[in-house]
RNA sequence: GAUAGAUAAAGCCAAAUUCCGAGCGAUCGGGAGACGGAAAGCCACGGAUCUCGGUUUAACAAACGCCCAGACAGCCGGGUUGCCUAU
Repeated sequence: GAUAGAUAAAGCCAAAUUCCGAGCGAUCGGGAGACGGAAAGCCACGGAUCUCGGUUUAACAAACGCCCAGACAGCCGGGUUGCCUAU
């Protein structure tokens, strides 16, 4: 450096639920808690999904779509960094 991951070792993360807090919301931060995870570390680059607002009509309303601003890395790809062990 490459490949692989065991009923190993050292450690790590933490779903649902719940409590406190932030946000209009998706969702996020912290405590408790473990369903799971070998990148469940990091990056919204592509797709998916979700949310606020706008648009739709003869008129009132509204789904899909579209526009705009966001969320999600534990949905799938991609990029990037890295622990341990074996070969």
Predicted 3D model of an 87-nucleotide RNA (c-di-GMP-I riboswitch aptamer) from a Desulfobacterales bacterium. The organism belongs to Desulfobacterales, within Bacteria.